[in-house]
Parts: sequence; structure tokens; C1' cells
RNA sequence: CGUGUCAGAUCGGGAGAAUCCGGUGGGGUCAGAGACCCGGGCCGGUGCCGAAGGAGCAACCGCCCCGGUAAACUCUCAGGCGCAAGGACCGUUCUGGCAGU
Repeated sequence: CGUGUCAGAUCGGGAGAAUCCGGUGGGGUCAGAGACCCGGGCCGGUGCCGAAGGAGCAACCGCCCCGGUAAACUCUCAGGCGCAAGGACCGUUCUGGCAGU
């Protein structure tokens, strides 16, 4: 420095899949026994999703064995399946590192 790149901060955007089943702390209605209702607080089950994180690999590289290595692909361990939150990633502004000029 109207440049590139990386990181941090800031603001904005940002998908998918169950308002499933059972139990239960709790709450409500009824004068009551008790009955009925609610019930994403918790526990268990079934089904499902991929975009925190994690894992896997084609080409390629190292002669070989074997090893290294990407993603929005694959897996679904973790996470998630109303709203909210979170959220890979994208953009704004600022700061700093490196590079370039």
C1' cells in the first nucleotide's frame, strides 16, 4: 500500500433429520377416594440427520513391504432431529503475522 495469504476479534448470512414410543420427578381439574389430563425436566427404546469435533481413502509421493496424504465424499464414535441455542462454511469491518510490490 483499493495486493495476496493466514490467524484473531466484530457484525450479518448459514442446511438436514421425531413436536415418535414407554416410564417417571413434577404440574393441572374434580369436594374426596381416586380418576382423568398436561408433561422437549430426567431415564430407556425405536427411527432418522450430517455442517462442531473425530475416523476412513482415490490419484500422487517415498523402489518394495509398509508408510504419508484432501473434501461439502464415506462412517456416524461424538453431536444433533419444535423454537431457541449450536453450527462447517460464506461475506463486512478492524487488528496482527507472513509474502508481494
Molecule: Glycine riboswitch aptamer
Organism: Defluviimonas salinarum